[in-house]
RNA sequence: UCUUAUCGAGAGAGGUGUAGGGACAGGCCCGAUGAUACCUCAGCAGCGGACCGUAAAAGGUACUGUGCUAAUUCCUCGAGCUUUCUAAAGCUUGAAGAUGAGA
Numbered sequence: 001u002c003u004u005a006u007c008g009a010g011a012g013a014g015g016u017g018u019a020g021g022g023a024c025a026g027g028c029c030c031g032a033u034g035a036u037a038c039c040u041c042a043g044c045a046g047c048g049g050a051c052c053g054u055a056a057a058a059g060g061u062a063c064u065g066u067g068c069u070a071a072u073u074c075c076u077c078g079a080g081c082u083u084u085c086u087a088a089a090g091c092u093u094g095a096a097g098a099u100g101a102g103a
Stems, first nucleotide, its partner, number of pairs: 001103007012041005020030003025076003042069003046066004050061003073096001077094007
C1' cells in the first nucleotide's frame, strides 16, 4: 500500500515530566485540581491463536499475539431519501480514520 471484518458495549491507579491535547479542518470539549505522552501495575474483552464445550454450531476461559481503558470513531463533511414551523432533525450510503486478520 491492497483486500476484508468490526467500530451506540466494556475497562484506571501510581510514577516521570511539561503545555498543550482530543488524527486532519470547523465545532465542541479535556488540561497547571497537571491533561496529552512515556513507564509500572491493574483492568476490559474486540480480532487471531490455544484450551474447554458441541454431532456441527452456539457458548465459555484472559492462557498467548495484538488492541483498548474521557466524551458513539466526541460531533460533522460528500451523495441520496424523508419530515419540516426554512431553521433544523432523522435514515441510508460513501469518504476519512482506528483495530484485527490476510497479502

Model confidence (mean pLDDT): 82 of 100. This is a predicted structure of a 103-nucleotide RNA (SAM riboswitch aptamer (S box leader)) from Jeotgalicoccus aerolatus. The organism belongs to Jeotgalicoccus, within Bacteria. Rfam family: SAM riboswitch aptamer (S box leader). Rfam links the family to the GO term regulation of gene expression. RNAcentral holds the sequence, with entries from MGnify.